């Protein structure tokens, strides 16, 4: 350097519920807690999935126009690496 993850030791992560707290939501974060994980270390780069604050728009309704509540509908620039792929590191052990 390549490959592998059946055993083995040190050790490491932490799902899902609870709490507090960021946030419109998805979701994050700390603590508690473990279903799991050999990259469940780190990159949102493909693609997928989640949410849709802003914004587009449809329909009522405010007498009309502006505009504005309320209801659909679309949309990531929000997230997810514990969803698959890629890209970067890396601990034992075994060929």
């Nucleotide at each position: 350097c390549c490959u592998u993850g059946a055993u083995a030791a040190a050790g490491g992560c932490a799902a899902a519920g609870c709490a507090c707290u960021c946030g419109a939501a998805a979701g994050g974060g700390u603590g508690c807690g473990a279903c799991g994980c050999a990259a469940a270390g780190c990159c949102a780069c493909u693609g997928g999935c989640c949410u849709a604050a802003c914004c587009c728009u449809u329909c009522u309704c405010u007498u009309c126009c502006c505009a504005g509540c309320g209801a659909g509908g679309g949309c990531a620039c929000g997230g997810u690496c514990g969803c698959a792929g890629g890209g970067c590191u890396g601990c034992c052990g075994g060929g």
Record summary:
This is a predicted structure of a 95-nucleotide RNA (c-di-GMP-I riboswitch aptamer) from a Syntrophobacterales bacterium. It was read from a public genome assembly, where an Rfam model found it. The coordinates come from a structure-prediction model, not an experiment, and the mean pLDDT is 86. Of the family's consensus pairs, 95% are formed in the model.